[in-house]
Context: one part of a larger RNA
RNA sequence: UUGGGCGUAAAGGGUUCGUAGGCGGUCUAUCAAGUCUGAUGUGAAAUCCCGGGGCUCAACCCCGGAACUGCAUUGGAAACUAGUAGACUAGAGUAUCGGAGAGGUAAGCGGAAUACCUGGUGUAGCGGUGGAAUGCGUAGAUAUCAGGUAGAACACCAAAAGCGAAGGCAGCUUACUGGACGAUUACUGACGCUCAGGGACGAAAGCGUGGGGAGCAAACAGGAUUAGAUACCCUGGUAGUCCACGCCGUAAACGUUGUGAACUUGAUGUGGGUCGGUUCAUCCCGAUCCGUGUCGAAGCUAACGCGAUAAGUUCACCGCCUGGGGACUACGGCCGCAAGGCUAAAACUC
Numbered sequence: 001u002u003g004g005g006c007g008u009a010a011a012g013g014g015u016u017c018g019u020a021g022g023c024g025g026u027c028u029a030u031c032a033a034g035u036c037u038g039a040u041g042u043g044a045a046a047u048c049c050c051g052g053g054g055c056u057c058a059a060c061c062c063c064g065g066a067a068c069u070g071c072a073u074u075g076g077a078a079a080c081u082a083g084u085a086g087a088c089u090a091g092a093g094u095a096u097c098g099g100a101g102a103g104g105u106a107a108g109c110g111g112a113a114u115a116c117c118u119g120g121u122g123u124a125g126c127g128g129u130g131g132a133a134u135g136c137g138u139a140g141a142u143a144u145c146a147g148g149u150a151g152a153a154c155a156c157c158a159a160a161a162g163c164g165a166a167g168g169c170a171g172c173u174u175a176c177u178g179g180a181c182g183a184u185u186a187c188u189g190a191c192g193c194u195c196a197g198g199g200a201c202g203a204a205a206g207c208g209u210g211g212g213g214a215g216c217a218a219a220c221a222g223g224a225u226u227a228g229a230u231a232c233c234c235u236g237g238u239a240g241u242c243c244a245c246g247c248c249g250u251a252a253a254c255g256u257u258g259u260g261a262a263c264u265u266g267a268u269g270u271g272g273g274u275c276g277g278u279u280c281a282u283c284c285c286g287a288u289c290c291g292u293g294u295c296g297a298a299g300c301u302a303a304c305g306c307g308a309u310a311a312g313u314u315c316a317c318c319g320c321c322u323g324g325g326g327a328c329u330a331c332g333g334c335c336g337c338a339a340g341g342c343u344a345a346a347a348c349u350c
Base pairs, nucleotide, nucleotide: 004321005320006319007304008303012318014201015200016199017198021194022193023192025088026087027086028085029084030083033081034080035077036076037075038074039073040072041071042070049065050064051063052062053061054060091191092188093187094186095184096183097182098181103177104176105175106174107173108172109171110154114150115149116148117147118146119145120144121143125136126135162169163168206247207246208245209244210243211242215241216240220236221235222234223233258317259316260315261314262313263312266295267294268293269292270291271290272289273288274287275286276285277284299306300305323350324349325348332343333342334341335340
């Protein structure tokens, strides 16, 4: 390279936007670059192949033919691909109307709980565990009542529910703002799909500067347990968790399933629309579009399972895999304040 694969065996990039590139709807005309075809020239000889011949045969040698699948020039064909010109509306987008949503950002507000502070009542315990102890408490704790302060998170609603590209998003209100969906079928007229490099976003932890600090809690200290106990349990407790700005760029970033498009019996839930029937009634029934579940036909699969939200049947484009360990490593390069990240071997060994 031909080829085989990527849910769980090795293998889908964390996600998205998008450049180059690759691929690309319907019709007409044109062109003739790709494509097909004819001719001419060339494609040295030898070799290879076919036929014949010469050494006693063979190897070897000689003669003839074919071939050298290529290139150039030239004549033609016009279905397909490309180019050019024109047209179309089924892809894509716009417009109008409508409802749904924890989508995002900022500001303000609320109640429960917790902790602390002040005061009242009140007295000897509280707390904690398997049982205890450390700890707290007669300098008045725990409990209880009133008042105040602070930070963080939002019970019920709540759902197999909803939204978002992913990460993720939940008290309430307001402002600004993104996307999707349905109906109308008015407009544009292929404007599309994918995407190496590249840009942006990206949980938690961690880092820098400044704030904040109730609860929780790495580290740490003490008490237990134990043969030991650098743990599990208990009492404390600092970073951190929170906010602003700036970094980091990773994850079981998972549906372990790349994106887009088309096609292929069904059943049953549920979220958002629209239409029809019916009605007191968007209550019910039917149809249809978009989403989200369960079960399953065919088919697929090593099996498990998947099954219109495919892992079925196909197409376009990207990423990735090639025995285990060494090795999510070394070296080098790039990035980072650092921690480290990205890219990524070999010796050796089984």